c-di-GMP-I riboswitch aptamer from Propionispora hippei DSM 15287, 86 nucleotides, folded computationally.
Lineage of the source: Bacteria > Bacillati > Bacillota > Propionispora > Propionispora hippei.
It matches the Rfam family "c-di-GMP-I riboswitch aptamer". Its family is annotated with cyclic-di-GMP binding in the Gene Ontology.
The prediction has a mean pLDDT of 78.
[in-house]
């Protein structure tokens, strides 16, 4: 220097729920409160899976299919990173 990350210190994020915005057809996103958890729960939508279905297509006009939309706190991958034992 690199890998690793038990205990602990100082910190970080912010689930459910709730209020607002109206950005969106929706999923969702953003801001405030909140705090279950998380050692990458920092970032990236390229792989698999998941959510939504405006438009489009099909249709028995009920409904179904479908991402160009979403999500990094589903898995795996890439990348950046924090004091620290064995």
């Nucleotide at each position: 220097a690199g890998c690793g990350g038990a205990a602990u210190u100082g910190g970080g994020c912010a689930a459910a729920c709730u209020u607002g915005u109206c950005a969106a057809a929706a999923a969702u996103a953003c801001a405030g409160g909140g705090a279950a958890c998380c050692a990458a729960a920092g970032c990236c939508a390229g792989g698999g899976g998941u959510c939504u279905a405006a438009a489009a297509c099909a249709u028995u006009u009920u409904u179904g299919u479908u991402a160009u939309g979403a999500a990094a706190g589903c898995c795996g991958g890439g990348u950046u990173g924090c004091a620290a034992a064995g």